[in-house]
Context: one part of a larger RNA
């Protein structure tokens, strides 16, 4: 000096209490583990592994098994030998194809060569191992407040002091003292969104007044609303109290906002030989007619079973049926696709407009108004099976998503336990995006409506900052 104490003291944290919803008991969904299996690839494992990697396994993907194949190879350079332009084929046979026989069209040069097949050799290739050889990158503890250097003093020294003490902050923020005095990485500010105004600007955006229409539809206009460049504000600036005349704290006025106004993006010095050779890169091993490479078809989609993350429910704040209102942020050309016809219905057909403030996706939903059901395994629930289909797509058998008809399983609020959540937050309702032909209950943004409760810091878990004991390092 640090670690650690069921030692002390003093702060914080949805820790905990005070509340609100779930989870844990049921279906399915989908991840693991464990069994299964040719194969059921690999990886990830307390918190920080289990809707993780995978933003999307029918074929491909795929790395896995099975079976059939090629060996300088699918892919790079390059060297000799040799033959031939390259090549194109909606072409025949065989065969599951991959490939193999055959045909058929083509016939290069600027004479430097360039590109092709066969051979032979240097080598190619490896999603093969070690993340305990590594770089990158990432996760945690933790957006906690720390973590450290120069000089200088003090100690033989290891090291101390600075950083500790009074206060105060969200914060090693800041002000005082102080053998220190200063500085760097951290905090905070600067950056982005949002909350108000002013000014430019005025179509694809709006419509107060005039005129017009079924419609801001036209003509007019750019006041409003928007959209988007510029600036303006919020600094404890202003007043009063309390504080050591101080840091700052309370209250209070103005004000769209008050005291870091919300939110975001940033993540010190390190721990964890934490995570990744399966993006990638790369040392060292190993494998070279195969641990490499092409094809089919299987399998990651098994299934006595245990978690672990959701979804939808159990119903009347509720199902069902008509009726009718209000976003906000995205997408679109191998595309979004109106509207008409057509089918119960997923869909089909045909086509207008839109590369998008202009045209489409697009109906938001919950709500609200009116009718019904009348407490019951039900007009609650929707799994599960059987039929019939749609649609993507060479192809839905294993193994897709959707419709219709018809079956109607469990479930009546969930044992110990355990999770989130402090405001436009929970809860609860709906919309879009990536991926992606097709295939979300997940991601990842997006507005609707919209609560409860914080006596408090005794205890529980995690954190800091001082101090004490230690037979730990």
């Nucleotide at each position: 000096u640090g670690a650690c104490g069921g030692g002390g003291g003093c702060c914080c944290g949805c820790a905990c209490a005070a509340g609100c919803g779930g989870u844990g008991g049921a279906g399915c969904a989908u991840g693991u583990g464990g069994u299964u299996u040719a194969a059921u690839u690999c990886g990830a494992u307390g918190c920080a592994a289990c809707g993780c990697g995978c933003a999307g396994a029918a074929c491909c993907u795929u790395a896995c098994c099975u079976g059939g194949c090629c060996u300088u190879g699918a892919c790079a350079u390059c060297u000799a030998g040799u033959g031939g332009a390259a090549g194109u084929c909606a072409c025949u046979c065989a065969g599951a194809g991959a490939u193999g026989a055959g045909g058929a069209c083509g016939c290069c040069u600027u004479c430097g060569g360039g590109c092709c097949g066969c051979u032979a050799g240097a080598c190619a290739g490896g999603u093969g191992c070690u993340g305990c050889a590594u770089g990158g990158c990432u996760g945690u503890c933790g957006u906690c407040a720390g973590c450290u250097c120069g000089u200088g003093u003090c100690g033989u020294g290891a090291g101390a002091u600075g950083u500790u003490g009074g206060g105060u902050u969200a914060a090693g923020u800041c002000c005082c003292g102080c053998a220190a005095c200063g500085a760097g990485c951290g905090c905070a500010a600067c950056c982005c969104c949002u909350a108000u105004g002013u000014u430019u600007a005025g179509u694809u955006g709006c419509c107060a007044g005039c005129a017009u229409u079924c419609a801001g539809u036209u003509g007019g206009g750019c006041a409003c609303u928007c959209u988007a460049g510029a600036c303006a504000g919020a600094c404890u600036g202003c007043c009063g109290a309390c504080g050591u005349u101080a840091a700052g704290u309370c209250g209070g006025a103005g004000g769209a906002a008050g005291g870091u106004g919300g939110g975001g993006a940033u993540g010190a010095c390190g721990u964890c030989a934490a995570g990744u050779c399966c993006u990638c890169a790369u040392a060292g091993c190993c494998c070279u007619u195969a641990u490499g490479g092409c094809c089919a078809g299987g399998g990651c989609u098994a299934c006595a079973c245990a978690c672990g993350u959701g979804c939808u429910a159990c119903a009347a704040u509720g199902g069902u049926a008509g009726g009718u209102a209000c976003a906000g942020a995205g997408g679109g050309a191998a595309g979004c696709a109106a509207g008409a016809c057509u089918g119960c219905g997923a869909g089909g057909u045909u086509u207008a407009g839109c590369a998008a403030a202009u045209c489409c996706c697009a109906a938001a939903a919950a709500g609200c108004c009116u009718a019904u059901c009348u407490a019951a395994g039900u007009u609650c629930g929707g799994a599960u099976c059987g039929g019939a289909g749609u649609c993507u797509g060479c192809a839905a058998c294993u193994c897709g998503a959707c419709u219709c008809c018809g079956u109607g399983a469990a479930g009546c609020u969930g044992g110990a336990a355990u999770c989130g959540c402090u405001a436009g937050u929970a809860a609860u309702c709906g919309u879009g995006g990536a991926u992606c032909a097709g295939a979300a209950u997940g991601u990842c943004a997006c507005g609707g409506u919209g609560a409860a409760u914080a006596c408090g810091u005794u205890c529980c878990c995690g954190g800091g900052c001082c101090u004490u004991g230690u037979a730990c390092a």